[in-house]
RNA sequence: AAAGGGAACUGAGGAGAGACCCGAGCACGAUCCCCGGGCACCGAAGGUGCAAAUCUGGUUCAUGGAUCACCAGAUGAAACUCUCAGGUAAAAGGACUCUAUUCCCAGA
Numbered sequence: 001a002a003a004g005g006g007a008a009c010u011g012a013g014g015a016g017a018g019a020c021c022c023g024a025g026c027a028c029g030a031u032c033c034c035c036g037g038g039c040a041c042c043g044a045a046g047g048u049g050c051a052a053a054u055c056u057g058g059u060u061c062a063u064g065g066a067u068c069a070c071c072a073g074a075u076g077a078a079a080c081u082c083u084c085a086g087g088u089a090a091a092a093g094g095a096c097u098c099u100a101u102u103c104c105c106a107g108a
C1' cells in the first nucleotide's frame, strides 16, 4: 500500500399486520395524529429465552487414577422464539443489502 475485520455515517432499496370500535378533544367538508377505554393482529428498531458443544462439581466402584453413565451448575447462535417494547393508510421508523466517506485494529 492493497485486502480484511470493527465502529460511525451519506445516498438508494426495504416486508408484515384493523385509515378497527367507543369516548373526549383539535379542526371544521371529512379523516388521520395526540389522550382515555376495548377487542383483534404483525415481527425486521431495541429487548427476552434456548440447541449442540465445552467446562466445573457431585454420585457409584477394595484403594488410587482414568473413562462412561446420571444429577446439578456455568458459558452458549439466529432472520428461531416470546410479543415486554415497537408497529397495523400516508409520513416517520425499519432488521438487512449495496454504496461514498471518516476513524480504529495498524507502521501491526
Base pairs, nucleotide, nucleotide: 004105005104006103007102008101011098012097013096018039020038021037022036023035040088041087042086046084047082049080053075054074055073056072057071058070059069
A computed fold for a 108-nucleotide RNA from a Chloroflexota bacterium, annotated as Glycine riboswitch aptamer. The sequence was found by an Rfam model in a public genome assembly. It matches the Rfam family "Glycine riboswitch aptamer". About the family: This family represents the bacterial glycine riboswitch. Glycine riboswitches usually consist of two metabolite-binding aptamers domains with similar structures in tandem. The aptamers cooperatively bind glycine to regulate the expression of downstream genes. In Bacillus subtilis, this riboswitch is found upstream of the gcvT operon which controls glycine degradation. The family is grouped with related families in Rfam's "Glycine riboswitch clan". The source organism's lineage runs through Bacteria, Bacillati and Chloroflexota. The model forms 89% of the base pairs in the Rfam consensus.